[in-house]
This record gives sequence, C1' cells and structure tokens, in this order.
RNA sequence: ACAGUUCGUUAGAUGAUCGCUUAGGCUCUUUCGGGAGUCUAAGAGGAAAGUCCGGGCAGCAUAGGACAUGACAGUCGCUAACGGCGACCGGGGGAAACCCUAGGGAAAGUGCCACAGAAACGAAACCGCCUCAGGGCAACCUGAGGUAAGGGUGAAAGGAGUGGGGUAAGAGCCCACAGCGACGUACGGUGACGUACGGAGGAGGUAAACCCUGUCAGCUGCAAGGAGAUCUACACAAAGGACGGUCCGUCUGUAGGUCGAUACCCGCUCGAUCUAGUGGGCAACCGCUAGACUAGAUAGAUGAUCAUCCACGACAGAACCCGGCUUACCGACGGGCUGUCAAC
Repeated sequence: ACAGUUCGUUAGAUGAUCGCUUAGGCUCUUUCGGGAGUCUAAGAGGAAAGUCCGGGCAGCAUAGGACAUGACAGUCGCUAACGGCGACCGGGGGAAACCCUAGGGAAAGUGCCACAGAAACGAAACCGCCUCAGGGCAACCUGAGGUAAGGGUGAAAGGAGUGGGGUAAGAGCCCACAGCGACGUACGGUGACGUACGGAGGAGGUAAACCCUGUCAGCUGCAAGGAGAUCUACACAAAGGACGGUCCGUCUGUAGGUCGAUACCCGCUCGAUCUAGUGGGCAACCGCUAGACUAGAUAGAUGAUCAUCCACGACAGAACCCGGCUUACCGACGGGCUGUCAAC
C1' cells in the first nucleotide's frame, strides 16, 4: 500500500429574528381559583420504532399450595432480572484474523420415516454368488435353501479400513495392524471437557413429533392507581364477589339513596441516572472519588425564515421508567487484528 476481519465514534455546523412547551424571577391585575406582560434557563434518539423478552412501579392476599399451560436447555460467570450478555467447552466454515451454532434425554413409552426400493426395524434376498433337486444336447430354465462380501434404491439399509485365515459361497465368523462412539481407570481443569491406558460387549434416524427430566413464570397494565363519608331496607347462613384456566386456601354481607370527588391536580421523572478520573476482572461487569440535573406534553411543544460554510445531511420523533433483543439507516472518521507485496 492493497485485501480481509472486528470493535467503536458521529448523525450537518455557526449566527440572527419570530414562535411553541416546561421551570424560575420581576411588574401589573384579580371575583384570590387565576389572568396579562416581560426577562432568564432548558427542550427527542441511536434506534425515541416493533412492543418480542426481563425488571421496577401500581392494584388485587405482604401473591400462598397443587395441577394445567407456556417459555427455555453445553459449562462457569455477570445482573435487579432475563429467553439477555461475557468467557470457555463441543460441533461446523475459513489459509488466517475471525464467523456460525434450533448444544438435556432416542436404553421410560408412543408415533413417524415421503418418493424410490425386495426390505425403513430388534429389519430385509431384487440382481449377483453358492449348494441340492428336477428339466434341457447345450447355453440355460424352474423349485427349495444358504449368503448382508459385491451391484442397485434411498436423506438414511446402520460402528469399521487394509491384509490374511476360513467357507459350498460368504460374513468381525476368526486373527494382525490402524481408526470410531460409549464405559472404566489415571492425570489436568471450579466445570463443560481434554489427554493417556484398558478389557469385554457394540441393532438406524427423528424430541423444530407427542413425551420425559430440569429451571422459571399468580393476574392485570400509568386509560395502572391516587376517596370516600353517611343513611335506609333485607340477611347473619349459604350463595355470590375479590380471584380472569381448574381445585385448595385466604379475605369479604347484599341492594338502594344522599353528600363529596369526577380529570383541574398527583402519579411524572433523582434514576439499577449521566460525565470525568481511578482501582479490580481476559471480559460481561463491579467498586471508589469528584462533578452534573439533562423534555415531561395531554390534541399533545421541540418549529419556521434569513445569512455564511461544507463532505449537501439517512432512518426516523418522547407519552410511567429502566435493562436487553430485533428491525430501519445517507455518509464520514478512528482503533485492534490477519494475510500478501514493498522498503529499511
């Protein structure tokens, strides 16, 4: 320098004028609820999105037990929690950096295995090979049996290569060497697992089929929720309700009237918060110190115009909050690593 791979940053800039939302100050006004004017400060995102997971918060029992149902599934960690993230192990791809992984159980049971094929399971004889019997001059034909080496079908015919023995023909049927999975022992590792050795026995796949094992999950979502008081009638036990899949369990009288409240207001943004530095850890992440307050609307603000500049500006806009995942995205910039070439 080129090619590749990976992790990040940024998301037009500056100024002026006029608006909008919120907060605070000042002045005027008021029926004391407020209203008007003016000044100052702040005012969308990396995804605010999809609403797919997890948690906070709120109500119903301080959310209890069992079943059902659903999600998840290597190991060790991180975390408030997770189905998320990190590191590692096993498997796959790549020359490498690196990337992908829907990774419990098929020896509990049940089901399924299309087409093709003789046969799709504790299996199978279509061709071929061999023996016997019969027929034929012969090539060969027919029947009975043996054979899983060879051919053929298929995604798959099932641990297994080479050589030798063996046999009517064959076969891990037997032997030698080499290799596979599971098991046992030793060593290493927290662990998944890895390495070495050992002797006997090795009958498919599918769990993204039901199912089994383990873990987790009560329901409803800010339109949650924030307010009830009192009187009358009936009943005192059941029913009903809270309680939204079922049962248990727990709590609870029911109906009507009057007054209050009825969306102004609170919840609402100070929080597992952000920024800088520093310490621990491979990392996810966790601490310590200092500093900061950074939208809070409710028909819903965050805009418009002008000037200058450039690389000419993508996807898109809060609505209770937070951690993730996924999806969308014009470009620009930076760091690490791998390979090739060149120079020193």